[in-house]
RNA sequence: CACUUAUCAAGAAAGGCAGAGGGUAAUGGCCCUGUGAAGCCUUGACAACCUCCUUCUUUUUAUCCUUCGACGAGCUCAGGAUGAUCAAAGAAGAAAGGUGCCAACUCCAUCACACAGUGUACCUGUGUGACAGAUAAGUC
Numbered sequence: 001c002a003c004u005u006a007u008c009a010a011g012a013a014a015g016g017c018a019g020a021g022g023g024u025a026a027u028g029g030c031c032c033u034g035u036g037a038a039g040c041c042u043u044g045a046c047a048a049c050c051u052c053c054u055u056c057u058u059u060u061u062a063u064c065c066u067u068c069g070a071c072g073a074g075c076u077c078a079g080g081a082u083g084a085u086c087a088a089a090g091a092a093g094a095a096a097g098g099u100g101c102c103a104a105c106u107c108c109a110u111c112a113c114a115c116a117g118u119g120u121a122c123c124u125g126u127g128u129g130a131c132a133g134a135u136a137a138g139u140c
Stems, first nucleotide, its partner, number of pairs: 002139007013043005021032003026110004044102001046100001049098003053093007062082005069077002071074001106132001111129007
């Protein structure tokens, strides 16, 4: 780089250096920016994708009991209780590590469909999906 899966309407600051751009394909918009953009550094925050940790539940397994449970009478089945050790799955929590991230819905739209607007085309709006993009994990 490519492929697969998931998420993308929420959330989150300061200081120093620096000195003109930036908003993550392209295009058209719109917005941010010398009241300091991008980038780098320090500290801090946000979040919960992966690792780790805690608790609970379920499954597996062992023992015991059974309304003298069922039957083919056993190393069987049904239900219940207790416990165990590990394992798996799920839920909740925590936030040490690995990332990510700290303007605006992924800033909006582009393509398709549906509905509505007097409504054939065109136009506008709303919704859904796709394309594209970003992030994480995995595969290669």

Annotation: This is a predicted structure of a 140-nucleotide RNA (SAM riboswitch aptamer (S box leader)) from Flavisolibacter sp. It matches the Rfam family "SAM riboswitch aptamer (S box leader)". Gene Ontology term of the family: regulation of gene expression. The source organism's lineage runs through Bacteria, Pseudomonadati, Bacteroidota, Chitinophagia and Flavisolibacter.